[in-house]
RNA sequence: CUUGACAAAGGCAAAACCUUCGCAAGAUGGUGACGCAAAGCCGUGGGACCACAAAAGAACCUGUGGUUUGCCAGGUUGCCAAAG
Numbered sequence: 001c002u003u004g005a006c007a008a009a010g011g012c013a014a015a016a017c018c019u020u021c022g023c024a025a026g027a028u029g030g031u032g033a034c035g036c037a038a039a040g041c042c043g044u045g046g047g048a049c050c051a052c053a054a055a056a057g058a059a060c061c062u063g064u065g066g067u068u069u070g071c072c073a074g075g076u077u078g079c080c081a082a083a084g
Stems, first nucleotide, its partner, number of pairs: 001084002003081002011036002016031003020027002034070001040076003044073003047068007
């Protein structure tokens, strides 16, 4: 450097339930573990989702503002070391 062991030391925490916040998507905290080698951090690009506006029979599309990094990329930092 590559790689990620039925290794070791640690770490995170899905669903569900409770609490608070939000019109909503969803988020905070608690319980809880499905999983995770970046499931650490950054919404930068794409995707998905929500709300509003305009138009309209309605939806799609478009625009604006959000949510999601545990959907995928990208950026950045980083523990351990069997094997190569």
Background: c-di-GMP-I-GGC riboswitch aptamer from a Gemmatales bacterium, 84 nucleotides, folded computationally. Taxonomically the source falls in Gemmatales (Bacteria, Pseudomonadati, Planctomycetota, Planctomycetia). Rfam family: c-di-GMP-I-GGC riboswitch aptamer. Rfam links the family to the GO term cyclic-di-GMP binding. Of the family's consensus pairs, 95% are formed in the model. The coordinates come from a structure-prediction model, not an experiment, and the mean pLDDT is 82.